[in-house]
RNA sequence: UUCACAUACCGGCACACCCGCACGAAAGGCGGGGUCGCAAAGCCUCCGGUCUACCGCCUGAAAAGGCCACGAUAGCGGGGUUGCCAGA
Numbered sequence: 001u002u003c004a005c006a007u008a009c010c011g012g013c014a015c016a017c018c019c020g021c022a023c024g025a026a027a028g029g030c031g032g033g034g035u036c037g038c039a040a041a042g043c044c045u046c047c048g049g050u051c052u053a054c055c056g057c058c059u060g061a062a063a064a065g066g067c068c069a070c071g072a073u074a075g076c077g078g079g080g081u082u083g084c085c086a087g088a
Stems, first nucleotide, its partner, number of pairs: 002088002012038002017033005023028001036075001042081003046078003049073003056067004
């Protein structure tokens, strides 16, 4: 420097759930607790999937319904990028 994660060491993150929030229309997010799991479960929405539907469009007498990301999810995949330790 590169590969790669069989066995370790030191560690790391934190699903569900609970509490809080003058964040958000919602999905969700943030903080604290928690610890299902994860060798990138570090970071990034470029591609696909999934979730929500404020606004917008259509239908309707109305109530409402349907469609729609510019929103969200990096712990749904792909991709990009950075990276600890043992080992080769």
Annotation:
Predicted 3D model of an 88-nucleotide RNA (c-di-GMP-I riboswitch aptamer) from Candidatus Dactylopiibacterium carminicum. Lineage of the source: Bacteria > Pseudomonadati > Pseudomonadota > Betaproteobacteria > Candidatus Dactylopiibacterium. The coordinates come from a structure-prediction model, not an experiment, and the mean pLDDT is 84. Rfam family: c-di-GMP-I riboswitch aptamer. Rfam describes the family as follows. GEMM was predicted in a large-scale screen for bacterial structured RNA regulatory elements. It was read from a public genome assembly, where an Rfam model found it.